[in-house]
């Protein structure tokens, strides 16, 4: 320098003017004089994101009196850590791809049982002779009498061809009529032992001639996890109204504890229909598993300690506009209880680690 790979960061910048929203302060107006109300004025602080998104996981919080067993259902699935928790993150193991950095894996169990394996193919599970190869026995034709060609029957054979996603280990040899783990060497596979590792697993030795095809993103089995509903949760205040009917119940217990059963508990109302009324305000509501910096522990994810900072909280729902300069027409997109993740969208730009190639020293 070129090619590649992995990770992190930014998301137009600065200045001026005007505008909008919460909160605080000062003033004005109104009244029922209260830290009351107001589409009033002025000043001050702050004011969207890396994804605020999809709402796919996990938690906090709130209510269901307590959710204690079993079944069902759902989820997760190599190992060890991290965390409030997770299906997330980190490190490692195994398998696969790549020269490599690195990447990919829905990665427990197929001797618990059941099912399935389409098409093709002779045969798809305690397998299979279609072609081929080999042996034996007949037949026909030709003939230069050595033989050659064609076809049939009975057997042997899983080495070769062919079918298939997959055909009962692979390569080489011995062996044989031809063959075959029939036998041998190496590799693979399985059992046992030793060693290393917290572990997944790895290394070595020894035995076995090989049995036990694949599929669990099929049922299923194993281990672990999960009580339900969600901020329209839930609560407070104010205001309005008109009651009537039916069913099941009040210790022989309706109904509730959002699948079923049991246990335990609450329990005098519950459900439906007709009719009527209201549809306001406030709390929850943002200071938190919080950000930044330093230090210590750890390979890392992360954690401990110390210092420092406060960065939206609406309820018709606030972020915009203009001008100047610069980079160059500026992407994807906007909070609505909060937080940790994942996934998806994204104009453009910056930085760093590592790998391969080439050149120079």
């Nucleotide at each position: 320098c070129c090619a590649g790979u992995c990770g992190g960061c930014c998301g137009g910048g600065c200045a001026g003017c005007c505008g909008c929203g919460u909160c605080c302060c000062c003033g004005g107006g109104c009244c029922u004089c209260g830290c009351g109300c107001c589409u009033c004025g002025g000043g001050g602080c702050c004011g969207a994101g890396g994804a605020a998104a999809g709402u796919c996981c996990g938690g906090g919080c709130u209510c269901c009196a307590u959710c204690c067993g079993g079944c069902a259902c759902g989820g997760u699935g190599g190992u060890g850590g991290g965390u409030a928790a997770c299906g997330c993150c980190c490190a490692c193991c195994c398998g696969g791809a790549g020269u490599g950095a690195u990447c990919c894996g829905c990665g427990g169990g197929a001797c618990a049982g059941u099912g399935c394996c389409a098409c093709a193919g002779a045969g798809a599970g305690c397998a299979g002779a279609c072609c081929g190869c080999c042996g034996c026995c007949g037949c026909g034709c030709c003939c230069u009498c050595g033989g050659g060609c064609g076809g049939g029957g009975c057997g042997g054979u899983a080495a070769g061809g062919g079918u298939g996603a997959a055909a009962g280990g692979g390569u080489g040899g011995u062996g044989u009529a031809a063959g075959a783990g029939a036998c041998c060497a190496c590799c693979g596979c399985g059992g046992c032992c030793u060693c290393g590792g917290u572990g997944a697993c790895g290394a070595g030795g020894u035995c076995g001639g090989c049995a036990c095809g694949g599929u669990a993103a099929a049922c299923c089995c194993c281990a672990c996890c999960g009580g339900g509903a969600g901020c329209a949760a839930g609560g407070u205040c104010a205001g309005a109204c008109a009651g009537g009917g039916a069913a099941c119940g009040u210790u022989c217990g309706a109904g509730g504890g959002c699948g079923c059963c049991g246990g335990c508990c609450c329990g005098a109302g519950u459900u439906c229909c007709c009719g009527g009324g209201u549809g306001g305000a406030c709390c929850g509501c943002u200071g938190g598993a919080g950000g930044u910096c330093g230090u210590c522990g750890g390979c890392a994810a992360c954690g401990g300690c110390g210092a420092u900072c406060c960065g939206a909280g609406a309820g018709g729902g606030a972020u915009g506009g203009c001008u100047g300069c610069c980079g160059a027409u500026c992407a994807c997109a906007g909070a609505a209880c909060c937080c940790g993740g994942c996934u998806u969208a994204c104009a453009g730009g910056c930085c760093g680690g590592c790998u391969g190639g080439u050149c120079c020293g």
Record summary
The RNA shown here (Bacterial RNase P class A) has 361 nucleotides and comes from Brachybacterium sp. Model confidence (mean pLDDT): 76 of 100. The gene name in the source record is rnpB. The organism belongs to Brachybacterium, within Bacteria. The RNAcentral record of the sequence draws on ENA. Its Rfam family is "Bacterial RNase P class A". By type it is a ribozyme. The model forms 96% of the base pairs in the Rfam consensus.